[in-house]
RNA sequence: GAAAAAGUUCUCUAGGGUUCCGCCGCAAGGGUCAGGUCCAAGAGAGAACCUGCGACGUCAUGUCGUGGCCACGGAGGGAUAAAAGCCCGGGAGAU
Numbered sequence: 001g002a003a004a005a006a007g008u009u010c011u012c013u014a015g016g017g018u019u020c021c022g023c024c025g026c027a028a029g030g031g032u033c034a035g036g037u038c039c040a041a042g043a044g045a046g047a048a049c050c051u052g053c054g055a056c057g058u059c060a061u062g063u064c065g066u067g068g069c070c071a072c073g074g075a076g077g078g079a080u081a082a083a084a085g086c087c088c089g090g091g092a093g094a095u
Base pairs, nucleotide, nucleotide: 007049008048009047010046011045012044015039016038020036021035022033023030024029050068051067052066053065054064055063056062070090072093076088077087078086
C1' cells in the first nucleotide's frame, strides 16, 4: 500500500427513547413511569436464502457432505415523535 461472500433477508435480544396505548395527575402536564405499540446491533442470538470445495445424479431443475463466524474503537453529525449498541461506520484512529 492492496484484496476479501467480511453477502442478503426475516425473527428475536441487550440497548433505546416517548408519537400512540397504558400508568400517575382535578388539570396543565409527567419517561426523574417497571409495561404494550414503536426503533434496534458490523464487532449479540437464531433461522432461511446465498456462496466455496468435494462426491453423486438428471434431458433438465438438483441431492448429500463439508467450509464461509475474525473484529479494539472515539469525538462529531443525521433521521424519526424521540433516543439509542440505528445511519454516516468494519468510517477517523489504535493494534
Background
Predicted 3D model of a 95-nucleotide RNA (Guanidine-I riboswitch aptamer) from Levilactobacillus tangyuanensis. The coordinates come from a structure-prediction model, not an experiment, and the mean pLDDT is 86. NCBI's taxonomy places the organism under Bacteria, Bacillati, Bacilli, Lactobacillales, Levilactobacillus.